A computed fold for a 353-nucleotide part of an RNA from a Thermodesulfobacteriota bacterium, annotated as large-subunit ribosomal RNA, domain IV. It matches the Rfam family "Bacterial large subunit ribosomal RNA". Rfam links the family to the GO terms ribosome and structural constituent of ribosome. The source organism's lineage runs through Bacteria, Pseudomonadati and Thermodesulfobacteriota. Its mean pLDDT, the model's own confidence on a scale to 100, is 88. RNAcentral holds the full RNA, with entries from ENA.
Context: one part of a larger RNA
RNA sequence: CUCUCGUUAAGGAACUCGGCAAAAUAACCUCGUAACUUCGGAAGAAGAGGUACCAUAUUAGAGUGAAGGGAGAGACACCCGGAGCUUGAGGUGGUUGCAACGGAGAGUCCCAAGCAACUGUUUAACAAAAACACAGGUCUGUGCAAAAUCGUAAGAUGAAGUAUACGGGCUGACGCCUGCCCAGUGCCGGAAGGUUAAUAGGAGAUGUCAACGCAAGUGAAGCAUAGAAUUGAAGCCCCGGUGAACGGCGGCCGUAACUAUAACGGUCCUAAGGUAGCGAAAUUCCUUGUCAGGUAAGUUCUGACCCGCACGAAAGGCGUAAUGAUUUGGGAACUGUCUCAACGAGAGGCUCG
Numbered sequence: 001c002u003c004u005c006g007u008u009a010a011g012g013a014a015c016u017c018g019g020c021a022a023a024a025u026a027a028c029c030u031c032g033u034a035a036c037u038u039c040g041g042a043a044g045a046a047g048a049g050g051u052a053c054c055a056u057a058u059u060a061g062a063g064u065g066a067a068g069g070g071a072g073a074g075a076c077a078c079c080c081g082g083a084g085c086u087u088g089a090g091g092u093g094g095u096u097g098c099a100a101c102g103g104a105g106a107g108u109c110c111c112a113a114g115c116a117a118c119u120g121u122u123u124a125a126c127a128a129a130a131a132c133a134c135a136g137g138u139c140u141g142u143g144c145a146a147a148a149u150c151g152u153a154a155g156a157u158g159a160a161g162u163a164u165a166c167g168g169g170c171u172g173a174c175g176c177c178u179g180c181c182c183a184g185u186g187c188c189g190g191a192a193g194g195u196u197a198a199u200a201g202g203a204g205a206u207g208u209c210a211a212c213g214c215a216a217g218u219g220a221a222g223c224a225u226a227g228a229a230u231u232g233a234a235g236c237c238c239c240g241g242u243g244a245a246c247g248g249c250g251g252c253c254g255u256a257a258c259u260a261u262a263a264c265g266g267u268c269c270u271a272a273g274g275u276a277g278c279g280a281a282a283u284u285c286c287u288u289g290u291c292a293g294g295u296a297a298g299u300u301c302u303g304a305c306c307c308g309c310a311c312g313a314a315a316g317g318c319g320u321a322a323u324g325a326u327u328u329g330g331g332a333a334c335u336g337u338c339u340c341a342a343c344g345a346g347a348g349g350c351u352c353g
Stems, first nucleotide, its partner, number of pairs: 001348008010339002014337001019334001027051005036041001038173001052095005061087004068080003096100001108332007115324002120132002136171007148157003174319004179249003184246002186242005193237003200230001205225004211218002250268005277311001278308001289305005
């Protein structure tokens, strides 16, 4: 010097990103216990006191209940009885020590806020969480040889189930709620019209060749090549519906008898222009916004304001008791975290052997 411990004057978080680490709390009994609340909780809330031994004392009381006795309807029944054994507070008086759950082991607590209702699950070996799941909600598919899934198939799961069932999507207890837009995309329904495949169809055309013609050429049948009109379903176009389907939810200008602001008016665009609630927020760039609180002093925190760069209603909105090895701010207690270090113990390192 390193590691693991012990103790420490005065102060007590001044340390630090942050009370990280350490200290402190701790058992049992008694008293006492707030806001809030889903009336269950919160709660061991918080906070306060007691705890040894001796005597009274074989304490009061409690449990069990023998011997014996009574009555008797003769029972594994009833009544009296109290021996013995077990258990056992509380009061009073006294004794010792600094200290009596005398050692070890054994909650720190409070206030406020965010998120997630909760118990649970997760990145085996850097993340345990606000992520996942969840009960509940809702949409949608499925009538059973079900839908869905695996498999080429046979077959299997679903299910030895049958719509109070099973599959899929989203949301995520509970409370109050869940606004507007169907123009685009998707899905569902519709069938009048347009378009459209194979197929059916076969007009006209071409090649070859008999024949005709002096030649140029014309060219039947057959065989072959290519093939127009016409026929022709779903789909698409089209017409409706549908948002707890994918999604979306404006701009400019003017106006009130101080000023400011604009309940009001005008205009453009749109499918419709963000409703309730919340809001510098896990979302706010400007920003350490402004005001208030807390501090002597607060980029964090709490309460408001609203100018929401760029909240917003099941990719749910806003609340919410309880819960959390969750996150943030404050306080009490406590301490070597610190002012500022010191001493001691053990194990290493180092030197010699």